[in-house]
Context: one part of a larger RNA
RNA sequence: UGACGGGGGCCCGCACAAGCGGUGGAGCAUGUGGUUUAAUUCGAAGCAACGCGAAGAACCUUACCAGCCCUUGACAUGCCGUGCUACCUGCAGAGAUGCAGGGUUCCCUUCGGGGACGCGGACACAGGUGCUGCAUGGCUGUCGUCAGCUCGUGUCGUGAGAUGUUGGGUUAAGUCCCGCAACGAGCGCAACCCUCGCCCUUAGUUGCCAUCAUUUAGUUGGGCACUCUAAGGGGACUGCCGGUGAUAAGCCGGAGGAAGGUGGGGAUGACGUCAAGUCCUCAUGGCCCUUACGGGCUGGGCUACACACGUGCUACAAUGGCGGCGACAAUGGGAUGCAAAGGCGCGAGCCCCAGCUAAUCUCAAAAAACCGUCUCAGUUCGGAUUGCACUCUGCAACUCGAGUGCAUGAAGUUGGAAUCGCUAGUAAUCGUGGAUCAGCACGCCACGGUGAAUACGUUCCCGGGCCUUGUACA
Numbered sequence: 001u002g003a004c005g006g007g008g009g010c011c012c013g014c015a016c017a018a019g020c021g022g023u024g025g026a027g028c029a030u031g032u033g034g035u036u037u038a039a040u041u042c043g044a045a046g047c048a049a050c051g052c053g054a055a056g057a058a059c060c061u062u063a064c065c066a067g068c069c070c071u072u073g074a075c076a077u078g079c080c081g082u083g084c085u086a087c088c089u090g091c092a093g094a095g096a097u098g099c100a101g102g103g104u105u106c107c108c109u110u111c112g113g114g115g116a117c118g119c120g121g122a123c124a125c126a127g128g129u130g131c132u133g134c135a136u137g138g139c140u141g142u143c144g145u146c147a148g149c150u151c152g153u154g155u156c157g158u159g160a161g162a163u164g165u166u167g168g169g170u171u172a173a174g175u176c177c178c179g180c181a182a183c184g185a186g187c188g189c190a191a192c193c194c195u196c197g198c199c200c201u202u203a204g205u206u207g208c209c210a211u212c213a214u215u216u217a218g219u220u221g222g223g224c225a226c227u228c229u230a231a232g233g234g235g236a237c238u239g240c241c242g243g244u245g246a247u248a249a250g251c252c253g254g255a256g257g258a259a260g261g262u263g264g265g266g267a268u269g270a271c272g273u274c275a276a277g278u279c280c281u282c283a284u285g286g287c288c289c290u291u292a293c294g295g296g297c298u299g300g301g302c303u304a305c306a307c308a309c310g311u312g313c314u315a316c317a318a319u320g321g322c323g324g325c326g327a328c329a330a331u332g333g334g335a336u337g338c339a340a341a342g343g344c345g346c347g348a349g350c351c352c353c354a355g356c357u358a359a360u361c362u363c364a365a366a367a368a369a370c371c372g373u374c375u376c377a378g379u380u381c382g383g384a385u386u387g388c389a390c391u392c393u394g395c396a397a398c399u400c401g402a403g404u405g406c407a408u409g410a411a412g413u414u415g416g417a418a419u420c421g422c423u424a425g426u427a428a429u430c431g432u433g434g435a436u437c438a439g440c441a442c443g444c445c446a447c448g449g450u451g452a453a454u455a456c457g458u459u460c461c462c463g464g465g466c467c468u469u470g471u472a473c474a
Stems, first nucleotide, its partner, number of pairs: 001474002003471003007468007015458002019422005026314008034305002042053002064300007073125001077124002079121005087102006105116004127289002130287003136283002138278003141274001143272001148187006154163003167178003193266004198234007207224003212221002237260001240254005316415001320374005332363003337356002342351003381412001386407007428450007
């Protein structure tokens, strides 16, 4: 100087408390451990691994296993030779591939040749998701959006170092004020950026409709006032008033205002810590393999199942189930795609195509809400499991997809010890869209609808900041 203390002081955070809803019990989904296996590819490991890499394992992916094949190689550059290219068909084969037949090169040219592509050959080499994240770059997590981390000069100290950065107030903040052997400065904080909330201007189609006509319908004429859209501006600054404070910084209350003291949300992550994570995104040193640890293919596996854990979904019901009624969103997506209307089917879906390069057409139906019924039961709760019959995608759903109808109707009656999230348009609850994607979502990312309770307080648990004290620790 740090680190640590079941030392002290001050302060903060859904840290506790006050509340609301969960997890832990059940069934299922998913990840992991373990076990099994020819293989169940690999990585991730307290917080900060475990719906994580994977925003989509039937083949492919795929790195694993078995078998069948190849050896200048699936891919790159260089050399030599060659011109049967490509492609189509048939046969054998699980296919890779092999054989046979058909077919027959292209561009430039100074006619020497050069280039593209294919084949053959030898060698340099290719190739490796092989090892080392404790050799590395890059990227990322975490403490933590915590308020800190430092430097120059000066001063003090033999020196390590101190001072500044401590102190008195204040703040979300090393934020600001005052004081002070310090005076300044940098990286952080804040602001500048995006978005939501109010107003104005500009603009008026595909959007809108107050007035005038018109219609089944903003449909048409008309209009751009309103809504909306999207570009630019205004607006909030403790600016004003009162109180308080050291006359300061600020704090408390009030006015006006759509908004008030950082208005809500986001992006933004200092010096560093964990030899944290990643050599399987990529790049890369070293080591290792080179007829194999490389490459191709078929099939299998990653989907196994006495069990254990994490994360979720659905429930155990009446604030509910079922039936009816059919009202009100927002974000998005869509020309190898979205598909209306019409017809068929109980349904998944199918047929047929209008329109749409999309504020125009379309996905599209929002769901909770409201009305009726059921009357507390393993039920008109719950839907696992299983049987049969189908639908769709795809070369192909046996291992191993999703969906539909009929039948079947399991566990489950609110969950021990323990434990998690959340302070407002939040929790809870309800549906909707998107990425990935042929198909497959209870996951992820986003969108809106309905919409709470509680916070006395900081004694205690956890994490953190500042000062101080002890130390046999570094």
Predicted 3D model of a 474-nucleotide part of an RNA (small-subunit ribosomal RNA, 3' major domain) from an uncultured Alphaproteobacteria bacterium. The full RNA is in RNAcentral, with records from Greengenes. Model confidence (mean pLDDT): 82 of 100.